[in-house]
Context: one part of a larger RNA
RNA sequence: UGACGGGGGCCCGCACAAGCGGUGGAGCAUGUGGUUUAAUUCGAUGAUACGCGAGGAACCUUACCUAGGCUAGAAUGCGAGCGCCACCCUGCGAAAGCAGGGGUUCCUUCGGGACGCGAAGCAAGGUGCUGCAUGGCUGUCGUCAGCUCGUGCCGUGAGGUGUUGGGUUAAGUCCCGCAACGAGCGCAACCCCUAUUUCCAGUUGCCAGCAAUAAGAUGGGGACUCUGGAAAGACUGCCGGCGCAAGCCGCGAGGAAGGUGGGGACGACGUCAAGUCAUCAUGGCCUUUAUGCCUAGGGCUACACACGUGCUACAAUGGCGCAUACAGAGGGUAGCGAAGCCGCGAGGCGGAGCCAAUCUCAGAAAGUGCGCCCCAGUUCGGAUUGGGGUCUGGAACUCGACCCCAUGAAGGUGGAAUCGCUAGUAAUCGCGCAUCAGCCACGGCGCGGUGAUACGUUCCCGGACCUUGUACA
Numbered sequence: 001u002g003a004c005g006g007g008g009g010c011c012c013g014c015a016c017a018a019g020c021g022g023u024g025g026a027g028c029a030u031g032u033g034g035u036u037u038a039a040u041u042c043g044a045u046g047a048u049a050c051g052c053g054a055g056g057a058a059c060c061u062u063a064c065c066u067a068g069g070c071u072a073g074a075a076u077g078c079g080a081g082c083g084c085c086a087c088c089c090u091g092c093g094a095a096a097g098c099a100g101g102g103g104u105u106c107c108u109u110c111g112g113g114a115c116g117c118g119a120a121g122c123a124a125g126g127u128g129c130u131g132c133a134u135g136g137c138u139g140u141c142g143u144c145a146g147c148u149c150g151u152g153c154c155g156u157g158a159g160g161u162g163u164u165g166g167g168u169u170a171a172g173u174c175c176c177g178c179a180a181c182g183a184g185c186g187c188a189a190c191c192c193c194u195a196u197u198u199c200c201a202g203u204u205g206c207c208a209g210c211a212a213u214a215a216g217a218u219g220g221g222g223a224c225u226c227u228g229g230a231a232a233g234a235c236u237g238c239c240g241g242c243g244c245a246a247g248c249c250g251c252g253a254g255g256a257a258g259g260u261g262g263g264g265a266c267g268a269c270g271u272c273a274a275g276u277c278a279u280c281a282u283g284g285c286c287u288u289u290a291u292g293c294c295u296a297g298g299g300c301u302a303c304a305c306a307c308g309u310g311c312u313a314c315a316a317u318g319g320c321g322c323a324u325a326c327a328g329a330g331g332g333u334a335g336c337g338a339a340g341c342c343g344c345g346a347g348g349c350g351g352a353g354c355c356a357a358u359c360u361c362a363g364a365a366a367g368u369g370c371g372c373c374c375c376a377g378u379u380c381g382g383a384u385u386g387g388g389g390u391c392u393g394g395a396a397c398u399c400g401a402c403c404c405c406a407u408g409a410a411g412g413u414g415g416a417a418u419c420g421c422u423a424g425u426a427a428u429c430g431c432g433c434a435u436c437a438g439c440c441a442c443g444g445c446g447c448g449g450u451g452a453u454a455c456g457u458u459c460c461c462g463g464a465c466c467u468u469g470u471a472c473a
Base pairs, nucleotide, nucleotide: 001473002472003470004469005468007467008466009465011463012462013461015457016456019421020420021419022418023417026312027311028310029309030308031307032306033305034303035302042053043052064298065297066296067295068294069293070292077122078121082118083117084116087102088101089100090099091098092097105114106113107112125287126286128285129284130283134281135280136276137275138274139272141270146185147184148183149182150181151180152161153160154159165176166175167174191264192263193262194261196232197231198230199229200228201227202226206221207220210219211218235258238252241249242247314414318373319372320371321370322369323368324367330361331360332359335354336353340349341348342347380411385406386405387404388403389402390401391400427450428449429448430447431446432445433444
């Protein structure tokens, strides 16, 4: 100087407390460990691995296994000398491919050239190893308020001072004081979305008044909604209070919004030899008729078990039937696919319209009205299993999703323990998108609808600052 303390002071955080809803019990989904296997490819492992890389494992992917094959190779660069071509048919084969036969592409100044095939070379290839050789990227402490430098001063020196102190703040934020005076990286602001208004613009959007209707479908209108460009607005600016002052706090006014308005992007010096050689790049090592490459089939989906993350429930604030109301944000041409018809349904036929404020996915659901159920393993719950189908795809046996009929399991609120959350949040309800032929999506990322509880800082956990002890570095 740091680090540490079941030392002290001061402060903060859903850290506790006050609450709400879960997990831990059940069934299923998914990831992991373990076990099994010819293979169950590899990586990630307290917090900071475990619905993670994977934003799509039937083939492909695919890196694994088995079998059949290739050896200048599946792909690439180079230059020189050659020969020939592409392609089609047949046979064998699971295919890759091999053999046989046919055949001769395009441009041309008829010299030849282009693409392609075969053989030799310099060279290729490797998801092989090392993340403890690395770059790049990332997690975490932590959006915590810290981390440093120049000059000066102090100290023999390590180093200190500044950065400590008194207030204050979300903040090393700001002020005052002070052997310090300044500065940098962080904080904040500048950026984006959102909340209000004004101006401009009026189609595909809107409809107050006028006309006309079944319907903003139409004439018409730019008022309103909305869209998308420009601007205004919030700064403790005003009033009062505390205070020597500076500054700040509390309340109030005005205002759509008040003290950082709400949300996002943004992550200092560094820590964990943290993670990634399997995104990519790359040093070294290893391999070169194989640790490379092609193909078929299998595996990654196994299953005495254990754990994590979720979904659905155990019911009456509910289940079922009929009727009926209100979103936002997105996607769409190898696409979205309307009306109509067929089917109980998944879906099929059909093909209008739409490169989309026009057409379409598209019916929002919880809600509301009426009715049934009457507390039961039930009209709760839906696992599992049997049968029959639909769709995608070359192909759903291993191993897809969905529909219909039948079957109806466990489950009656979950031990010790443990998680999330302070406002349009929790909880609850549905909708969309990426990936994608399809889908194991209950995941991820968004969107809107309905809409709740906190005295406080003694204690647990983590962190910041000052101080104290230390046999630790």